[in-house]
RNA sequence: GAUGAACGCUAGCGGGAGGCUUAACACAUGCAAGUCGAGGGGCAGCACGAGAUAGCAAUAUUUUGGUGGCGACCGGCGCACGGGUGAGUAACGCGUAUGCAACCUACCUUGUACAGGGGGAUAACUCGGAGAAAUCCGGACUAAUACCCCAUAAUGAUAUUGAGAGGCAUCUUUUGAUAUUUAAAGUUCCGACGGUACAGGAUGGGCAUGCGUAACAUUAGCUAGUUGGUAAGGUAACGGCUUACCAAGGCUACGAUGUUUAGGGGUCCUGAGAGGGUGGUCCCCCACACUGGUACUGAGACACGGACCAGACUCCUACGGGAGGCAGCAGUGAGGAAUAUUGGUCAAUGGGCGCAAGCCUGAACCAGCCAUCCCGCGUGCAGGAAGACGGCCCUAUGGGUUGUAAACUGCUUUUCCAGGGGGCGAAUAGCUCUUACGUGUAAGGGUAUGACUGUACCUUGGGAAUAAGCAUCGGCUAACUCCGUGCCAGCAGCCGCGGUAAUACGGAGGAUGCGAGCGUUAUCCGGAUUUAUUGGGUUUAAAGGGUGCGUAGGUGGACUGUUUAGUCAGUGGUGAAAUACUGAUGCUCAACGUUAGCAUUGCCGUUGAAACUGACAGUCUUGAGAGUGAUUGAGGCAGGCGGAAAUGCGUGGUGUAGCGGUGAAAUGCAUAGAUAUCACGCAGAACUCCAAUUGCGAAAGGCAGCUUGCCAAGCCACAACUGACACUGAAAGCACGAAAGCGUGGGGAUCAAACAGGAUUAGAUACCCUGGUAGUCCACGCAGUAAACGAUGAUUACUAGGAGUUUGCGAUAGACAGUAAGCUCCCGAGCGAAAGCGUUAAGUAAUCCACCUGGGGAGUACGCCGGCAACGGUGAAACUCAAAGGAAUUGACGGGGGCCCGCACAAGCGGAGGAACAUGUGGUUUAAUUCGAUGAUACGCGAGGAACCUUACCCGGGAUUGAACGUAAGUGGAAUAACGUCAAAAGAUGUUAGCUAGCAAUAGCCACUUACGAGGUGCUGCAUGGUUGUCGUCAGCUCGUGCCGUGAGGUGUCGGCUUAAGUGCCAUAACGAGCGCAACCCUUAUUGCCAGUUACUAACAGGUAAAGCUGAGGACUCUGGCGAGACUGCCGGCGUAAGCUGUGAGGAAGGUGGGGAUGACGUCAAGUCAGCAUGGCAGUUACGCCUGGGGCUUCACACAUGCUACAAUGGGCAAAACAAAGGGCAGCGACGCCGCGAGGCAGAGCAAAUCCCAAAAAUAUGCCCUCAGUUCAGAUUGCAGUCUGCAACUCGACUGCAUGAAGGCGGAAUCGCUAGUAAACGCAGGUCAGCUAUACUGCGUUGAAUACGUUCCCGGGUCUUGUACACACCGCCCGUCAAGUCACCUGAAUUGUCUUCACCCGAAGUCCGUGGCCUAACCGUAAGGAAGGAGCGGCCGAAGGUGAGGGGAGUAAGGGGGACU
Repeated sequence: GAUGAACGCUAGCGGGAGGCUUAACACAUGCAAGUCGAGGGGCAGCACGAGAUAGCAAUAUUUUGGUGGCGACCGGCGCACGGGUGAGUAACGCGUAUGCAACCUACCUUGUACAGGGGGAUAACUCGGAGAAAUCCGGACUAAUACCCCAUAAUGAUAUUGAGAGGCAUCUUUUGAUAUUUAAAGUUCCGACGGUACAGGAUGGGCAUGCGUAACAUUAGCUAGUUGGUAAGGUAACGGCUUACCAAGGCUACGAUGUUUAGGGGUCCUGAGAGGGUGGUCCCCCACACUGGUACUGAGACACGGACCAGACUCCUACGGGAGGCAGCAGUGAGGAAUAUUGGUCAAUGGGCGCAAGCCUGAACCAGCCAUCCCGCGUGCAGGAAGACGGCCCUAUGGGUUGUAAACUGCUUUUCCAGGGGGCGAAUAGCUCUUACGUGUAAGGGUAUGACUGUACCUUGGGAAUAAGCAUCGGCUAACUCCGUGCCAGCAGCCGCGGUAAUACGGAGGAUGCGAGCGUUAUCCGGAUUUAUUGGGUUUAAAGGGUGCGUAGGUGGACUGUUUAGUCAGUGGUGAAAUACUGAUGCUCAACGUUAGCAUUGCCGUUGAAACUGACAGUCUUGAGAGUGAUUGAGGCAGGCGGAAAUGCGUGGUGUAGCGGUGAAAUGCAUAGAUAUCACGCAGAACUCCAAUUGCGAAAGGCAGCUUGCCAAGCCACAACUGACACUGAAAGCACGAAAGCGUGGGGAUCAAACAGGAUUAGAUACCCUGGUAGUCCACGCAGUAAACGAUGAUUACUAGGAGUUUGCGAUAGACAGUAAGCUCCCGAGCGAAAGCGUUAAGUAAUCCACCUGGGGAGUACGCCGGCAACGGUGAAACUCAAAGGAAUUGACGGGGGCCCGCACAAGCGGAGGAACAUGUGGUUUAAUUCGAUGAUACGCGAGGAACCUUACCCGGGAUUGAACGUAAGUGGAAUAACGUCAAAAGAUGUUAGCUAGCAAUAGCCACUUACGAGGUGCUGCAUGGUUGUCGUCAGCUCGUGCCGUGAGGUGUCGGCUUAAGUGCCAUAACGAGCGCAACCCUUAUUGCCAGUUACUAACAGGUAAAGCUGAGGACUCUGGCGAGACUGCCGGCGUAAGCUGUGAGGAAGGUGGGGAUGACGUCAAGUCAGCAUGGCAGUUACGCCUGGGGCUUCACACAUGCUACAAUGGGCAAAACAAAGGGCAGCGACGCCGCGAGGCAGAGCAAAUCCCAAAAAUAUGCCCUCAGUUCAGAUUGCAGUCUGCAACUCGACUGCAUGAAGGCGGAAUCGCUAGUAAACGCAGGUCAGCUAUACUGCGUUGAAUACGUUCCCGGGUCUUGUACACACCGCCCGUCAAGUCACCUGAAUUGUCUUCACCCGAAGUCCGUGGCCUAACCGUAAGGAAGGAGCGGCCGAAGGUGAGGGGAGUAAGGGGGACU
C1' cells in the first nucleotide's frame, strides 16, 4: 500500500459498488419453463348466446360446442439457453497460434426445384377392474402439421468408370457416362404463416497439433490395447475408439510413473522495473448438479428444476408399496470470527412460444438490510481579552496552559423540518391515419403503456438550529506533564518498561495523527541486493567436491566462402469485450459512466539484411598432440643384498650386589648371579650422517640404506610432423585414496589401545612408573573416512619491483647477467569487513563444475543405497532462541612471557594468637538492652570521656500553637520575688508583695488568647550536597592540532638508556599543553647578621645558707626575624647524552639530608539523611514536647584491639642525676601544718620564657632476694576510708590493711619495623564536676640487629601474548543427576481413509445372436411373407462380496534422545 474481511469503540447525509472465503452439510414453504386453438380430437371449469322447465318477474334448475375461450390429452417448437457452484480435474482442461484435403449445425438467410395419390392406428373421452396412495391393466370409439405406403426427382447419396486442373503423402476439384436408391402438411379471417429436397451463407459446435501452464527425486523406472501395422466394426468425423490377427514396440534424468495440492484465463494487489502474490465481483472457457453407473429423445444432452438402475439419507403408508433431490431466487437449521428480504415489476433490456394480441420469465430492472469498500457533503462563518469562570501544571502575593476557545454581537442556511412544483428513463414495438412508390417496405402524425416514484431536481418558510469520534504521545514515529501503583497490577510490533520520584502500567490535564470514522487481528507484496536474470557469495563470517580419468552436456583459436536456424529491420494477421493509461464528454463535483485513441512488451505468417553465434565446405598454425636429442628426481612395481649400527632374546665367559625407575617413590628384575662387560648366534622392524624454506609424483593420499630388472612422468633445446584434435565435466561410470578398523593366512624385535600392578590424589576408571594383548610388519581381499588444509576447484590470458634457491639451455669461465620450468620470502597498484592476498592473487577478465542462504534441533530421525560388521552416502521436520558468527579495538584476567618497584619475601628485632583484666563487636538475654559502622577499607570505630543530664531506647505521669523563636491583633499585668496545697517530678491550683519614660495617646517588658509560620536522632546515603575511607604519594590520567585507520581507536604516552618518579636524555608522524611527580610551604640539622625579656651570665661590681639573687652586659646558651648553605657545583672512571659510580675532596649536611602538610583521572551505587544541609514519602492530643525511674554497664559463649605478666638483662629498698612538649582564673595551686595514704586546713605567686602542675622514668651506685607459682604476677574478694557531685544501689575513681586466681613465654596460623627506626622508658594534653584512659593525640630519654638477593608468597607499574571475560576470573561455562512443561522419533496392539491386483456375483442399458412367442400400416383373396418386437442367451458393466498387498492418517502401554525452566 491492498482486502469479498472479522473484532472493539463510535456514528449525520447522499451517490456508486460489494455481500457464506467455513459444511459440493441437510433442507420446511412459495416461486424460478413454458407456449401455440392460425396443427388436432374435443369441452372438465368460466363467460356469452339459444332452447326447455318452474315462476307475473327478478331468478333458479337444466339442455345445447353455437360462440369467446380453454383444464387435461394428441401434435409442434422450446426445455442443451438463461441462472448456480468450483467438488473433481496437473489435463489439449485452460491460454495462445495454427490445421481439418477427417466433420456436424434446429431456428435465421440466399438460390433452385417440388408438395400427386392412398392407408392403418392411437391418446383424450367412455366402460370395467386392481390399489391406502402413487399409479396401473383391460375392452370399445376417434382426429391431426402424429405415423405408414406408392408415385415423381437431382446439381443429393452410394458403386464403377473417362478427361482436365490443382495440391499436402493419403488426395482435392471441374466436367461427363452407367447402375441402384431416397421427399413433402397443412391451417386460413385470403393478409399471411408453414412443409420437402439440394446447394451456399451466417451462427454455434466437434476433432487434431506446436508452445506455455504447481510442488516433491526421501516418487526412477512406467506400459499388454500398451506402441505400430493389416482387416473389420463404430462415429457427424479422424483415431486402439472397439475387435481379430501380426510385429515388439512406446514413454523417461529436457523428469516418465507415483504422491500431494489446485478449476484455467482476461484480470486484481504490490513493485522503479524484473518479479512476487492472487483468480471474489464482471467477461470467456471448462467441469459438476444427493453419490455412482447407463442410455433414450433430439439439430444439439449422456440432460440442475427429464428417464432407468444401484447406494446413502429424508418423508408418506392401510406395511402390500410409494415419493424426493435449492451448487436457481428468497428463506430455515447446522458449521463458523463472519456475509442480507420467504420484497416489487415485467415499465425498460434480453430470452422461449405464437401471424399477432399476448402469455411465461426470482434472467433482468428496481427497492430493502449492512460504514464492508470507494467518492462527495455537513456538523457552521466572522468579530470578540476582563486573555473570564472552572480544570491542569509550576520556581506559587504570581505565572503558564486549555484559549478566540466560551459567553456576547453580527452573518449564512449546504444539511434538517414543514408546504408547493416536478422529470429523463418511452421508442424504432402494437393499433390507427396519411404520404411515397417498386404493394410491402420506408417516412411522418395521432393514440396506449413507469415497478422504481410520496424519486432525483427546483422553489417558499423556519431556525445555528438536527449532527464527532477513535487511536496514539520512551526510540523507530508526529505528540509531555501531574497523580496513583511499587518486578504488584499491568504494557509490549522490535528494542524493552514496572523492584517509591515510571514522558513506557492505570487515571487526569494537555498535545499529535486521522476523521464518520478510528484502531486491532488475519493474509499478500514492498522495504529484503535476505534466492541476487536485472542484482549476492564460498582463506578466516554459511559455503570448494579428498583426488584424478572421462561419457553426455556446456563453452571454444585464425582466415575465406555458402546458408539464414538464432539475431536485427520492415510489413500482414491475430492478441474478444471489460479492466489499465491518455484526451474528450455525461451525472452540480467526484467516485461512477460514455466515447475515441494508445497499449496489450505475445504468437503466427511474409519480405529483406548478413556483422556476430550456429550449420556446411575449404584453408592455416599460434592452442593441443606427436617426433629427435639431452637431462632430472626419496616417482611406481618386483627381486636381491647390507652394517664389529640399535633393540630384544639364546649360549658361554668375566664379575658382585644391587639394577631399574621417579618430582620423590614403589611395583618390577636380581645370590637359581641380575645390571655392567666380552665373545658367538638368532629374530623382526626401521634405515643414522648426507638433510635443506631441498627434490619427486597426472592429482591427492604419499615417497628416504644400497643395488638389479621392469614401468611411468616432468622439463629444456630443435622445429621440416598432425592440423583445433581443446577446456570443463555432473547424476550414472571407472580408478586412486593417511591412520584406525574388519576377514583369511603368515610374522611378531620394538612400541603399545584394552588389561594388571605401583604411585599421585579428597577420589584418580587419568597425567608419571613397571609390565602387557590386539595392533604396529607381510600377502590377498574389504572398508572409503580425516583440521584428506593453502581451511583457497580446474583451465586460459593480462597486470610494478626486490631477494634466495633447484634443474635445464645459452655463454671461454667458478665473476656476472639472460632465458625456461619449479620451490620460498618481502613489498606496490589493486582487492578485502578487517586480518591479510599481492605474476604460485584473495588483482583484472573469460569458460565450466561444486557448494551456501540465521543459531540450536542435526549431519540427527525416517526412508532408500552400499558394507561381513563397524559404519558410510543421501538427508528433513516439529519445537525453540534473538541472536549464533567473523575480523579488529580498548580494558580486565592468565597456576603466559620480559623488565621494574614496595618491610612483599628473604635476613633480623619485638609482638599478638595460650592466661587474667580493660575496651569494642557478634550472639544471647531483656520492658529496653537506642542507632549506625561489617573482608582488606567494621570491631579502644561515630564516642576527644552513658551515675542524673547526655539519650535518640523502655515503663509510668502530664500539656496539645505546643519546650524555643518571629509577625499581627486583642486582653491583662511591670518584670519579678516570696509563701502555700496536691504530687516522684513535671505539672495543676492558690495567697501576698510589686514598674519606668512621657502632659497624654502610647512605648518598653512579661503573661495569656487568636491567626499564620512549628517541631521530629521518623524512612530513603540506591534521590542528593558536603565530607571521609581505600586502591595510593602508586606514576599515572588526559587534551589541542596534525598524521594513520571505513570505524571502534591508535599515534603522542611506544623503543633504547636512566630515574624515587610519564624524572630526564637519545631516537621518533608527531609537535605542544594540562592535571599529577618534583619544586615552591612548615619543621628539624649548620651558620652569619639583627634584636635581647620573663631566657642567659664570660668579664666588672654588689650580695646570699645557697642561688643571675642584684647592678650591669649583648660575649655564650637560648629565643625569633631576615639571610647563607647542597647545585652531581668540583675531581677520577664509565656513558653520545641523561646519568651512574668512587669509604674521593670540601662540607654541619651529598646525591629527594630527616619528618610533615600536600592525595591526578577515576574505582568500590564504599561510609555518613545520627554532625550539618537537603528533594521526596509517611506521622501531627503524636513517630513531636516536658518529666520520675530504668536501660545503653545483661552474660553460657565467640572474635578484635590493648594492658599487665609469667621473672634474675628481674623484683624490692635506699639514696643520686639528666628532658622535651604542653596546660592553668568556676583554673594551676607553691610554701607551711595535719593524716600511713587517698586527702584535709590554710593559701604566696601566676591570665604565664617570670608563678604553678612538676616527681620525669627507664638509667647509674649500694644492699637484700637465688629459680620457687617465689620478696614473680597481680586478678578476685573482705573491711576501713578519701574525693567529685542534687545523687556513687543498679553504675565512679582513688587510698590503706588483708586476700593472692590464672599464668612457668603460648597450636595452626599471623602482625609491625630498615635508623635516631624497632624495642624499652616515662611526661603532657584534649574531652572532663568526677571517672571506666590500659584508649587517643603529642613529647622527649636510652637506643639496636639485619637486608646475600628477587627463585618464591602478596600488592603495584610497564611492554608483549592468548581470551568464548566486559557485573570484566568472586568472570564465563560443560555434562550427569533430581523435578516440571512442550514438541518429536520408535512402538506391541487397535480404528478410520485412499488405492492396486486377482476372483465371485452382476442392476439398468447399448450392441450382437436368437426370436418356436407376439404384432395395425406394405405384399398377398387366404395361408403366409417381408419387417418389427417381447422374451431368452452373450460381451461389457456400476454397486456389492472375498482374498492378497501398497500409501497416508488417528489412538496408544512401553522405550529413546531433544528443547525450555

Small-subunit ribosomal RNA from an uncultured bacterium, 1461 nucleotides, folded computationally. The prediction has a mean pLDDT of 82. Its Rfam family is "Bacterial small subunit ribosomal RNA". Rfam links the family to the GO terms structural constituent of ribosome and ribosome. The RNAcentral record of the sequence draws on ENA and SILVA.